[in-house]
A computed fold for a 101-nucleotide RNA from Anaeromonas frigoriresistens, annotated as SAM riboswitch aptamer (S box leader). Taxonomically the source falls in Anaeromonas (Bacteria, Bacillati, Tissierellia, Tissierellales). Rfam family: SAM riboswitch aptamer (S box leader). Its family is annotated with regulation of gene expression in the Gene Ontology.
RNA sequence: ACCUUAUCAAGAGUGGUGGAGGGAUAGGCCCUAUGAAACCCGGCAACCGGUGUGAAAGUCGGUGCUAAAUCCUACGGAGCAAAUGCUCUGGAAGAUGAGGU
Numbered sequence: 001a002c003c004u005u006a007u008c009a010a011g012a013g014u015g016g017u018g019g020a021g022g023g024a025u026a027g028g029c030c031c032u033a034u035g036a037a038a039c040c041c042g043g044c045a046a047c048c049g050g051u052g053u054g055a056a057a058g059u060c061g062g063u064g065c066u067a068a069a070u071c072c073u074a075c076g077g078a079g080c081a082a083a084u085g086c087u088c089u090g091g092a093a094g095a096u097g098a099g100g101u
Base pairs, nucleotide, nucleotide: 001101002100003099004098005097006096007095008094013041015040016039017038021031022030023029025074026073027072028071042066043065044064046063047062048061049060050059051058070093075090076089077088078087079086080085
């Protein structure tokens, strides 16, 4: 990098360093010098492994996460609407874990 599979409307800082970007991409719309990204500390708890147990809880470790529903939409279907639209649903795309090539 690619393939398979599970989950994605919950949860998580009044900290330090840092200095202008960030929210995948596109269109929107947002966050940000009352400090962005990144790193450290803290926290949350989804998957996997160990330990523990009658089974659990708990606990340790490996990743992960820590604004807004995956922030909304992207391509179809159904319904409601006079209409821009709204609701439900199935995919595509994306993120994370695990297994494999």
Background
Its mean pLDDT, the model's own confidence on a scale to 100, is 84. The sequence is in RNAcentral, with records from Rfam. Of the family's consensus pairs, 97% are formed in the model.